[in-house]
Predicted 3D model of RNase P RNA and transfer RNA as a complex of 433 nucleotides.
It holds a member of the Rfam family "Bacterial RNase P class A". Rfam links the family to the GO terms tRNA processing, ribonuclease P activity and dimeric ribonuclease P complex. By type it is a ribozyme.

RNA sequence: GCUGCAGGCCGGGUGACCGCGGCGCGCCCUUCGGGGCCGCGUCGAGGAAAGUCCGGACACCGCAGGGCAGGACGCUGGCGCAAGCCAGGCGGCGAAAGCCGACGGAAAGUGGAACAGAAAGGACACCGCCGCCGACGGAUCUCCGGAGCCGUCGCGCGGUAAGGGUGAAACGGUGGGGUAAGAGCCCACCAGCGUCGUGGUGACACGGCGGCUCGCCAAACCCCGUCCGGUGCAAGGUGAAGCAGGCCCCGAUGACGCUGCCCGCCGAGGGGCCGGGUACGCCGCUCGAGCCGCCGGGCAACCGGCGGCCUAGAGAGAUGGUCACCCUCGACAGAAUCCGGCUUACAGGCCUGCUACGGAA
RNA sequence: GGGCGCGUAGCUCAGCGGGAGAGCACUCGCUUCACACGCGAGGGGUCGCUGGUUCGAUCCCAGCCGCGCCCA
Numbered sequence: 001g002c003u004g005c006a007g008g009c010c011g012g013g014u015g016a017c018c019g020c021g022g023c024g025c026g027c028c029c030u031u032c033g034g035g036g037c038c039g040c041g042u043c044g045a046g047g048a049a050a051g052u053c054c055g056g057a058c059a060c061c062g063c064a065g066g067g068c069a070g071g072a073c074g075c076u077g078g079c080g081c082a083a084g085c086c087a088g089g090c091g092g093c094g095a096a097a098g099c100c101g102a103c104g105g106a107a108a109g110u111g112g113a114a115c116a117g118a119a120a121g122g123a124c125a126c127c128g129c130c131g132c133c134g135a136c137g138g139a140u141c142u143c144c145g146g147a148g149c150c151g152u153c154g155c156g157c158g159g160u161a162a163g164g165g166u167g168a169a170a171c172g173g174u175g176g177g178g179u180a181a182g183a184g185c186c187c188a189c190c191a192g193c194g195u196c197g198u199g200g201u202g203a204c205a206c207g208g209c210g211g212c213u214c215g216c217c218a219a220a221c222c223c224c225g226u227c228c229g230g231u232g233c234a235a236g237g238u239g240a241a242g243c244a245g246g247c248c249c250c251g252a253u254g255a256c257g258c259u260g261c262c263c264g265c266c267g268a269g270g271g272g273c274c275g276g277g278u279a280c281g282c283c284g285c286u287c288g289a290g291c292c293g294c295c296g297g298g299c300a301a302c303c304g305g306c307g308g309c310c311u312a313g314a315g316a317g318a319u320g321g322u323c324a325c326c327c328u329c330g331a332c333a334g335a336a337u338c339c340g341g342c343u344u345a346c347a348g349g350c351c352u353g354c355u356a357c358g359g360a361a
Numbered sequence: 362g363g364g365c366g367c368g369u370a371g372c373u374c375a376g377c378g379g380g381a382g383a384g385c386a387c388u389c390g391c392u393u394c395a396c397a398c399g400c401g402a403g404g405g406g407u408c409g410c411u412g413g414u415u416c417g418a419u420c421c422c423a424g425c426c427g428c429g430c431c432c433a
Base pairs, nucleotide, nucleotide: 001357004354005353006352007351008350009349010348012326013325014324015323016322017321018320020044021043022042023041024040025039026038027036028035029034046332050343051342053341054340055339056338057337058232059231060230061229065263066262067261068260070228071227072226073225074224075088076087077086078085079084089103090101091100092099093098104223105222109221110220111217112216126164127163128160129159130158131157132156133154134153135152136151137150138149140147141146172190173189174188175187176186177185191213193210194209195208196207197206198205199204236283237282238281239280245274246273247272248271249270250269257265258264290309291308292307293306294305295304296303297302327330362432363431364430365429366428367427368426371385372384373383374382379416387403388402389401390400391399409425410424411423412422413421
């Protein structure tokens, strides 16, 4: 210099003018609740505010009870309230830096594997290979009684799982020995299983020994372990105003509610349809497992200490417009109770570390 | 804002992990003088999209997209 990988950061800037929302002060009006004009000061969207996929805070369900059902998670260690995150192990990909992984259990049980194929779960013999028996044929030998050899055939009897063929998958793989032909039948290496030793907190790794050994699917039901009460700020509380009831059903033999069901608890109203009224104010509402900086511990996630900061809070819903200059000409996108995570979208730019290649010293 | 559900032919919907189907609609033929009805035959699919699990996915799982319903 170039190539790729990982991590972090920014997300147009500056100035002027006009405009919008919250808060504070001042001014004016007031029925003393508040309202208005502005004026001044100050603050005013994001890394994802998004999807609402998880978890938590908070609020209500009298409490947050027991069991079943259901759901989530699933290698090891650590962190974290939890979701989840970090580090390591193992597996896969890559030349490497590195990236990816829903990664417990298939000897607890149930179940599935279409078509093809002989056979798809304790399975099987279609072709093939081999032995025996029988029949026929051929040549050879002969002591003429036969003997062995070769070939063909048999709905004959048996052995075999090496080869062919089917399939996504065929009861360890490769090589050698062995055998009538074969086969973990025997041996070496590899894979797997069991056991012992060493290292490691552990997952696991390495090595020795042994008997030789069958798999796939749990993002199929299920089993094991850990955890989970329900509903979501339109939760919920409160002030004011207005109105008109009618019909049906359930209920102290316990309705409604607490959990979908059962137990248990509670104890008087509850529900549906039609009709009528109102759709106004305040609280919750932003100080919180908060943010920033430094130091210490830790590989890291994270934890601890000290110092500093207050940083949107609307309720039809506020961030915009114009002009000037500059640059690389500006992407995805707008808070609505809050916080932590995951996922998805994103023009362009900056910094740091590492890998491979090339060059120079 | 919050909570649920759905997406398969032109329409309405079925669909134990192994052939993508039914009714209506459409096209052609028969029947009729002609039409309707009827009878026979046929065409038509990115199973919303993208990944994953599996030998194999409309189906199981995850993420996006679209639509609908409920709660003051």